Annotation: The prediction has a mean pLDDT of 78. This is a predicted complex of two RNAs, RNase P RNA and transfer RNA, with 484 nucleotides together.
RNA sequence: UGGGUUGGCCGGGCGAUCGCGGCCCCGAGCGAACGCGAGGGGUCGAGGAAAGUCCGCGCUCCACAGGGCAGGGUGCCGGGUAACUCCCGGGCGGGGAAACCCGCGGAUCGGGCCACAGAAACAGACGGCCUCGGGCCUCGGCCUGGGGCGAUGGUGAAACGGUGGUGUAAGAGACCACCGGCGGUUCCAGCAAUGGACCGGCCAGGCAACCCCCACCCGGAGCAAGGCCAAGCAGGGGCAAGGAGCGGCCCGCUCCGUUUGAGCCCCGGGUAGGCUGCUUGAGCCCGGCGGCAACGCCGGAGCCCAGACAGAUGGUCGCCCAGACGUCGGGGGACGGGAUGAAGGCCCACGGGCCGUAAACCGCUCCCGGCGCCGGACAGAACGCGGCUUACAGGCCGACCCCCGGU
RNA sequence: CGGGGUGUAGCGCAGUUUGGCAGCGCACCGCGUUUGGGACGCGGGGGUCGGCGGUUCAAAUCCGCCCACCCCGACCA
Numbered sequence: 001u002g003g004g005u006u007g008g009c010c011g012g013g014c015g016a017u018c019g020c021g022g023c024c025c026c027g028a029g030c031g032a033a034c035g036c037g038a039g040g041g042g043u044c045g046a047g048g049a050a051a052g053u054c055c056g057c058g059c060u061c062c063a064c065a066g067g068g069c070a071g072g073g074u075g076c077c078g079g080g081u082a083a084c085u086c087c088c089g090g091g092c093g094g095g096g097a098a099a100c101c102c103g104c105g106g107a108u109c110g111g112g113c114c115a116c117a118g119a120a121a122c123a124g125a126c127g128g129c130c131u132c133g134g135g136c137c138u139c140g141g142c143c144u145g146g147g148g149c150g151a152u153g154g155u156g157a158a159a160c161g162g163u164g165g166u167g168u169a170a171g172a173g174a175c176c177a178c179c180g181g182c183g184g185u186u187c188c189a190g191c192a193a194u195g196g197a198c199c200g201g202c203c204a205g206g207c208a209a210c211c212c213c214c215a216c217c218c219g220g221a222g223c224a225a226g227g228c229c230a231a232g233c234a235g236g237g238g239c240a241a242g243g244a245g246c247g248g249c250c251c252g253c254u255c256c257g258u259u260u261g262a263g264c265c266c267c268g269g270g271u272a273g274g275c276u277g278c279u280u281g282a283g284c285c286c287g288g289c290g291g292c293a294a295c296g297c298c299g300g301a302g303c304c305c306a307g308a309c310a311g312a313u314g315g316u317c318g319c320c321c322a323g324a325c326g327u328c329g330g331g332g333g334a335c336g337g338g339a340u341g342a343a344g345g346c347c348c349a350c351g352g353g354c355c356g357u358a359a360a361c362c363g364c365u366c367c368c369g370g371c372g373c374c375g376g377a378c379a380g381a382a383c384g385c386g387g388c389u390u391a392c393a394g395g396c397c398g399a400c401c402c403c404c405g406g407u
Numbered sequence: 408c409g410g411g412g413u414g415u416a417g418c419g420c421a422g423u424u425u426g427g428c429a430g431c432g433c434a435c436c437g438c439g440u441u442u443g444g445g446a447c448g449c450g451g452g453g454g455u456c457g458g459c460g461g462u463u464c465a466a467a468u469c470c471g472c473c474c475a476c477c478c479c480g481a482c483c484a
Base pairs, nucleotide, nucleotide: 001405002402003401004400005399006398007397008396009395010394012320013319014318015317016316017315018314020045021044022043023042024041025040026039029036030035047378051389052388054387055386056385057384058383059222060221061220062219066251067250068249069248071218072217073216074215075214076090077089078088079087080086091104092103093102094101095100105213106212110211111210112207113206114205126153127152128149129148130147131146132145133144134143135142136141161179162178163177164176165175166174180203181202182200183199184198186197187196188195189194226276227275228274229273235267236266237265238264239263242256243255244254245253269483270482271481283303284302285300286299287298288297289296290295323374325372326371327370328369329368330367331366332365333364335363336362337361344355345354346353347352408480409479410478411477412476413475414474417433418432419431420430427464435451436450437449438448439447457473458472459471460470461469
């Protein structure tokens, strides 16, 4: 240089002008006053995903949240955190040449399933191999009955460890060596997952994103939660002694109620107004310390950074920076053609053979400059926050790798 | 803004619980019947199972992510 892997960041800038929302200040004028307020000024005003609402937490109400069952979630180990299906570190397995990427409890508790095919889908034998008896015989064999076998064939997504040997009538972990897996109340290292050593022929599949087992976690609802004020109307019917909080059940607790009818449901009616919750917070920035890291702790007269309620954050113009396209000019290339081999060199049996390329030119590609034209991706807060996922034109900065290549 | 559901042939729906050939009715096409049409009878065609990944030998079905559509939810008496 070329190719690749990975992490972080930005995601238009400046100016003019016309507007929009919040807050602060001034303020004509009105009013007895509290105040209202035309107009003016200042200041702030979307995102890395504000999105999907997939997780987790704060907050609020319901017992300031209880017990059990059921149900749901997570799933190698350790750590971080308010918490997590997140993050960091480690382990094992798989992929890759490497950087690196991807995956993750248990199939020896038990149940269930494994279509078709196949003898058999988990302890089964179809063809077949071996052997013994009987029968036939054209002496090759064929038929039949009993026993042994699981090597070999075929089926299938999957067939009961693999290779080689010993052994046998034929065979087989039956036995042996090596390899692979599994297990172990053993030893060593490690907090642990796990790794190493040693031992045991233990070798009977897969699915737990089927039930299940083990370990841990989870109460429900949601800012239309909830609180305060104002305005306005019209009640009627049903259920049942219990009802509500409570969504599945049981218990427990609290509150309310049993003919003066709580509560729930249905029909009908009224208002669609204001304040609060609401944005200062697991906040941002800088520095130091601890930790491999995620992260934590401490310090700083440091900073305040949208809060609307039909919902503001926009429009126009000019210049500029990226960028795309077209065209023109200049320069580079280690790429392809030119090149089935110029020139040149080496060998020679004089027939030839081998090595080895240069340039013009053409193409391709890269860089620089001029002009023209186009020109900002995905998308937009609605109680807040931490993650994940998904969408995203283009750009910037770093770290790492080198199979085939070049200098 | 919050909560829930649905997506299978042109249309309306089964099948998803318990994974194994994707079906039913109407519609469509051909033939028969009829003078002709309808109805009827016989036969036939038509599917990215909303999309993309994953688990599995095998996915409409199980698990994730995304897309589209639909429904419900204000307060007072």